[in-house]
RNA sequence: AAAUGGCAAACUGUCCGAAAGGUCAGGACGCAAAGCCUCAAGCCUAAGGGCGCUUUAUCCGCGCCUAUGGCGGUUGGGUUGCCGAA
Numbered sequence: 001a002a003a004u005g006g007c008a009a010a011c012u013g014u015c016c017g018a019a020a021g022g023u024c025a026g027g028a029c030g031c032a033a034a035g036c037c038u039c040a041a042g043c044c045u046a047a048g049g050g051c052g053c054u055u056u057a058u059c060c061g062c063g064c065c066u067a068u069g070g071c072g073g074u075u076g077g078g079u080u081g082c083c084g085a086a
Stems, first nucleotide, its partner, number of pairs: 006031002011026003015022002029073001035079003039076003042071003048066006
C1' cells in the first nucleotide's frame, strides 16, 4: 500500500453535575492506537474556601484568587493491540 474491521467530532435528544464536563441514543468531522491509565506539563471550570466591593449590619448580588473537579480527540510518558508488499 491493500484487506478485515474498530472508534466517533460538531449538532440533536436524554440523564448526571454548581460548572467545566460526562452517561445513553441518533449522527460522522476526523483518527494507525481518536484502546486503556492523570505520572509530568498545559488548558477549562470554581461548588466549597479566602479577600474585596455593596449595606447601619447581615443576607443577596458583583469582582479577584484557589482544585480536592475536569480535558486521554492538548502534548509527553506508561501499557495493550489489527494487517504485512516495502
A computed fold for an 86-nucleotide RNA from a soil metagenome, annotated as c-di-GMP-I riboswitch aptamer. RNAcentral holds the sequence, with entries from MGnify. Model confidence (mean pLDDT): 89 of 100. Its Rfam family is "c-di-GMP-I riboswitch aptamer". Rfam links the family to the GO term cyclic-di-GMP binding.